[in-house]
Molecule: RNase P RNA; transfer RNA
Organism: Nitriliruptorales bacterium
This record gives sequence, structure tokens and C1' cells, in this order.
RNA sequence: GGAGUUGGACAGGCGACCGCGGCUGCGUGCAGCCGAGGAAAGUCCGGACUCCACAGGGAAGGAUGCUGGGCAACUCCCAGGCGUGGUGACACGCGGCAAGCGCAACAGAAAGCAGACCGCCUCCCGGUUCGCCGGGCGGCAAGGGUGAAACGGUGGUGUAAGAGACCACCGGCAUCGCAGGUGACUGCGAUGGCCAGGCAAGCCCCAUCCGGAGCAAGGCCAAGCAGGAACCGGGCGUCCCGUCCAAUGGUUCCAGGUGGGCCGCAUCGAGGCGUUCGAGCAAUCGGCGUCCCAGACAGAUGGUCGCCCGCGACAGAAUCCGGCUUAUCGUCCGGCUCCUCCC
RNA sequence: GGCCCCGUCGUCUAGAGGCCUAGGACGCCGCCCUCUCAAGGCGGUAACGUGGGUUCAAAUCCCAUCGGGGCUA
Repeated sequence: GGAGUUGGACAGGCGACCGCGGCUGCGUGCAGCCGAGGAAAGUCCGGACUCCACAGGGAAGGAUGCUGGGCAACUCCCAGGCGUGGUGACACGCGGCAAGCGCAACAGAAAGCAGACCGCCUCCCGGUUCGCCGGGCGGCAAGGGUGAAACGGUGGUGUAAGAGACCACCGGCAUCGCAGGUGACUGCGAUGGCCAGGCAAGCCCCAUCCGGAGCAAGGCCAAGCAGGAACCGGGCGUCCCGUCCAAUGGUUCCAGGUGGGCCGCAUCGAGGCGUUCGAGCAAUCGGCGUCCCAGACAGAUGGUCGCCCGCGACAGAAUCCGGCUUAUCGUCCGGCUCCUCCC
Repeated sequence: GGCCCCGUCGUCUAGAGGCCUAGGACGCCGCCCUCUCAAGGCGGUAACGUGGGUUCAAAUCCCAUCGGGGCUA
């Protein structure tokens, strides 16, 4: 200098004037303070909170899936293990098909304890130009061919030809032992049989977790109306058990009335920021200091001017948090790898 | 706001891992029939919302995304 990989930050800035929403203060129309995001989004996970009975047992159903740690919890995060790809930085993937059942079109001889089309070979019969050719009973699976996939690889022994039929080495598997590691796993050794195919984002098995609903949850106040019919248990919003409540009761349907206000709900919190503090590789946790930080009528963020860069993307809270995913003009910073050149 | 469901020719639909080069009906186009039209017959046209993944193989299974619909005060 070039190419690449990975992590993080910002999201036009400053000033002036005029506006908008909320809170506080009082001298009641002024002053002070605050006022969207990294995703406020999708609603895909996990919680807080509220009600259903105090949330019980079992079944069904659902979710997750290498190991260890973190967290309130998680399908999240960190670290590690193994495999695959890459020269590498690095990226991606992850329980169990030697428990059981099931599936595999077409092609192909044969597709799941498979099989013989071409081919190779002994023997027999016939022919022969003596090279071999044709037919038949059989043997074989080395080579060809089909397929996404064809029941280890190389070399040798062996044989009529061949073959884990046998042997050596290699690969892989199972069991056992030793060593290391918390563990996933790794290394070494011995034995075994010759090799055990794929799919669980098919059923399933194993382990762990999950009661249901959702702030339009739910609570309080005010206003208003007109009751009627059917049924007899009902609740624990899938079922059973169990349990609780109930006759001035309950369920369903039809009709009528109202569709107003307050709380929940705006911060005292799994809170934000800072830290040459401590533990830890890290995620994170703890200590210390500091701050109070949007919020409603389902409803507030804008406009004008001046200067600067390059003319600024995706997009706007609605109960609140932690994640993931998706959208996003561009700018800046850091770690690392490979190639080339110079000293 | 919350919860749930569904996307296949122009329209209504079948499918539920391979026989899908996706079938049917209505429609549209062409031809035959008829003096002409209709009806009828024959042939054609035209689709898996989009992007990834699992698998030998995806309309079908999984994930994300886009669009539409329903319920709920």
C1' cells in the first nucleotide's frame, strides 16, 4: 500500500426568535425544570403486575436441547468442547436412528439383515481359420454402469475367477483400563468383531421447564334503564381427580340503559450515568459517588432565520422492563488476519 | 392496544414430502358445429405472497418478512 474479518459509538451541530405537551411554584399569567428511539417496530421469546380459589395432583398439549457459568427469567448473553468451511483472522452448526415404528419418487440387476444388467471364471456340449466363438449347469462381486445414497481404504496372501476368506497398516465403531479436565471432551493402551448408511425443522425416546388469561387485565365512584324466556348445579377459560362456593343462588339467550370520571400510570425501580475501586478470562456481580429522566382527550417534539459539513436514512412512546429479529443515507474509532514493497 | 386466523391461475377451490411439468369448475382466447348467436365438442392461456433453512427431494416441514381478515371495551 492492497485485500479481508470482527467489535463498538454517533444518528446533523451551534445560536436566536415563535410555538406544543407535562410537572412544580406562586404574585393567575408568568417563572423554573423535563420532553421519543436504536430500533419506540414485529409481537417472536422471557418476566414484573393484576384477576381467575390459596394455583393442588395426574393426563393431554406445548417449549427447549453439546458442556460450564451469568441472569428475576429466557428461544438471551459469556467462556469452553466437537464437527464443517476458509491459507488465516474468523464464520456456521449441535441430545438420541448399534430403543422401536415409519419414509426414500425417478433411474437402476439390486434401496435396508439388498442384489447380478454388462462383466470375470471352472466345468459340460457344439463349432473353429486353433486366436477364439456360440449355448448350458453353476461360481464371483474385483471392474463398468444407475443413483442423493450401493454394506470400509491401500497393499499382499489366496483362488478357476474372486471376496475381511485370511494377513499387515490406516480410518472408523463398541467395551474396558489408565491419565488430564467441574464437565462437554481429549490423549494413551488393551480386547472385539470386520464396519454398524441417511432422515427426529417424521412419529417417537430421554432430560429439563411451562396452570390460564391479559392493563380493553383489574379496582373505585357517578349517571341511567324494563324486564322477559329457557335450564338446574356452578367455578378452578382443555380433560379427570380433588377441592371451593351456592338456593334472597347460578348459567345461557333476547330486550333495555350507559358508553362519563378517577386509580392502575410514570418513575424509587431486576433504574440511569460515572469510577486508574474490588471479584471474575468474560458475561456479570459487588462497593462508592451522583441523578430523578416523556407521558396522554388512545392527542404533545414543530416552524422561521443565520453559520458550518456532505444537505442527513429507517422511523414516532401508550402498563412497564430484559432480550431476539427486522428496517436504516452515512460518519468515526478499535482489535485481528493474509499478500506485496521499503528500512 | 391486546389476542387469534388465513395467503395456490382473473375468481372459487383440490393438495398435506416424490406419481406436481400443481388438478377441477367458472372465466378468457382459438378452432369445429350452425344461415347467425347460444348450448355442445376439441385445444390453449394462467397460480403456490416474498426471502432463507432442513431434506437426495418442499405448495406441503422450520424461521424471518409482507399482505389480508376476525374477535375483544